[in-house]
RNA sequence: GCAGAGUAGAAAUCUGUGCGUUAAGUGCCGCAUGAACGGGGAGUUGUCAUGCGGACGAAAAGCCGGGGAACCCGGCUUGCGGUACGGAAUUCGCAUCCCGCUGC
Repeated sequence: GCAGAGUAGAAAUCUGUGCGUUAAGUGCCGCAUGAACGGGGAGUUGUCAUGCGGACGAAAAGCCGGGGAACCCGGCUUGCGGUACGGAAUUCGCAUCCCGCUGC
C1' cells in the first nucleotide's frame, strides 16, 4: 500500500406465549433527560429508552355458560392491530475520524 474479519443493533419471514379490539399499543411531530454505538480512543444534525405535550387514528364475527326487561358478565374459536416479549434461520450492519487485528 491492497484485501479482509468482527459489535451493539436493524429489516422482512416463520413460529410460541401474551395484550388490546369498552383502543391501550404501534406509527408521526415537539421538548427534556439518559443510554448504547466492531479490540482501544473520540463521537454526530444519526440510533434507542424514559417522561411530558401535540396532531392523527384501527374490525369485528360466531358459539357456549350465568344472570336478565333492556342488556350485562365470563369462557372458547376464527379474525383484526404498521400490538408486546421469546425462539429459528436469512439479509444488512462500527454515521464519521484515529489506532489496533488477519492475509498478501